[in-house]
Context: one part of a larger RNA
RNA sequence: CUGGGCGUAAAGGGCGCGUAGGCGGUUUUUCAAGUCAGAUGUGAAAGCCCCGGGCUUAACCUGGGAACUGCAUUUGAUACUGUGAGACUGGAGUACGAGAGAGGAAAGCGGAAUUCCUAGUGUAGAGGUGAAAUUCGUAGAUAUUAGGAGGAACACCAGAGGCGAAGGCGGCUUUCUGGCUCGUAACUGACGCUGAGGCGCGAAAGCGUGGGGAGCAAACAGGAUUAGAUACCCUGGUAGUCCACGCCGUAAACGAUGAGUGCUAGACGUCGGGCGUUUAACGUUCGGUGUCGCAGCUAACGCAUUAAGCACUCCGCCUGGGGAGUACGGUCGCAAGAUUAAAACUC
Repeated sequence: CUGGGCGUAAAGGGCGCGUAGGCGGUUUUUCAAGUCAGAUGUGAAAGCCCCGGGCUUAACCUGGGAACUGCAUUUGAUACUGUGAGACUGGAGUACGAGAGAGGAAAGCGGAAUUCCUAGUGUAGAGGUGAAAUUCGUAGAUAUUAGGAGGAACACCAGAGGCGAAGGCGGCUUUCUGGCUCGUAACUGACGCUGAGGCGCGAAAGCGUGGGGAGCAAACAGGAUUAGAUACCCUGGUAGUCCACGCCGUAAACGAUGAGUGCUAGACGUCGGGCGUUUAACGUUCGGUGUCGCAGCUAACGCAUUAAGCACUCCGCCUGGGGAGUACGGUCGCAAGAUUAAAACUC
């Protein structure tokens, strides 16, 4: 190398765009590179293998053959792969007409609630808990009414619902903007799939600079609990959470299930379209999203047209446990650290 695998046993890259590469629809024709056939040369001898011979046998020696699966040259074949030329429309895309949507970015606006401030009413408690205490309150709290300030999040609608490649996205309006689906079959005519490197996006936490700071709240302080209580409970409370710009690049980044294509019983929901009729709890057809369930698969659990079934193409990854996702080195980062990634030893 050949092998077997990757939902849960080790193993799918967090996600996309895309370079090289790999793979690639129907058809005509050309060449003959791959492929196939023949011929020639070569493929040293010995050895191995086959048939003989010589030592009384054997080992050993020896004759002949085969083999040397290869390479080169040459003559042909043209189904398949490939090359060049031409054609096609089913793949892919464009156009036109409809449609749904928390897809993204920016600006503006809104009401409820919490907190704080001011003023009024009002008086002795309020908070909090399993029970308490710390805490707040006669300097007038809690409660209640009116006004104001400020920040953050958007109840109901709301759904097993929708959109997005993933992370993720939820008040309303406007502007800018990406993708998707259905229908028509007008246009292009294989323009496709995958994708090592590369580039970009990427929750939360964290970092840098400048703002902002209502609520919540690591750290911290106090009160409880307890044998102790560096916790769970309570009262406070700073980073942070929010905004702008720039880093970080990781997650149980999960469907623990890579992307694409074709094929393979059904049933019942739901979302967005089309068509039809007898307008209905209707039929049918596309695209999404769920539940159940044959065949088949699976160690089982389970999966089952959204496959973990049957096949093909391409990428990533695994190869006993620990040592270890560590050390060293490299790359990246302001740092935290990330990424790449062993061995000794041991069971």

Small-subunit ribosomal RNA, central domain from an uncultured bacterium, 347 nucleotides, folded computationally. The full RNA is in RNAcentral, with records from ENA, Greengenes and SILVA. Its mean pLDDT, the model's own confidence on a scale to 100, is 87.